[in-house]
This is a predicted structure of a 111-nucleotide RNA (SAM riboswitch aptamer (S box leader)) from a Bacteroidia bacterium.
Rfam family: SAM riboswitch aptamer (S box leader). Rfam 15.1 lists 9,625 matches to the family in 4,158 species.
It was read from a public genome assembly, where an Rfam model found it.
The prediction has a mean pLDDT of 80.
RNA sequence: UUCUUAUCCAGAAAGACGGAGGGAAUUGACCCGAUGAAGUCUUAGCAACCCUUCGCAUUACGCGAAGAAGGUGCUACAUUCAACCCCGGUAUAGCCGGAGAAAGAUAAGUU
Numbered sequence: 001u002u003c004u005u006a007u008c009c010a011g012a013a014a015g016a017c018g019g020a021g022g023g024a025a026u027u028g029a030c031c032c033g034a035u036g037a038a039g040u041c042u043u044a045g046c047a048a049c050c051c052u053u054c055g056c057a058u059u060a061c062g063c064g065a066a067g068a069a070g071g072u073g074c075u076a077c078a079u080u081c082a083a084c085c086c087c088g089g090u091a092u093a094g095c096c097g098g099a100g101a102a103a104g105a106u107a108a109g110u111u
Stems, first nucleotide, its partner, number of pairs: 003109006013043005021032003026083004044075004049071002051067006079103001084100001086098005
């Protein structure tokens, strides 16, 4: 890199370097940024995905609680919002709501 499964409306900062962009991709919209973007480093914090302990359950799949030592991720705005499809409302544009798909991110396993 490929594939599978699960989750994604919550949560969580500051300093140094750096010097103009950033919010995944296409198209729109909107927002953040010289009161300092991206990126790098340091420290801190958040998270129970892996993990540890306890309890329950067990054909299989597991469930709950506690835990931040370790692996890992994250710390503006719902994955920033929308587009593709279905349903409902309003009434035919358009707008609003719900659900699904696709894509993405993270974790575990796998090729």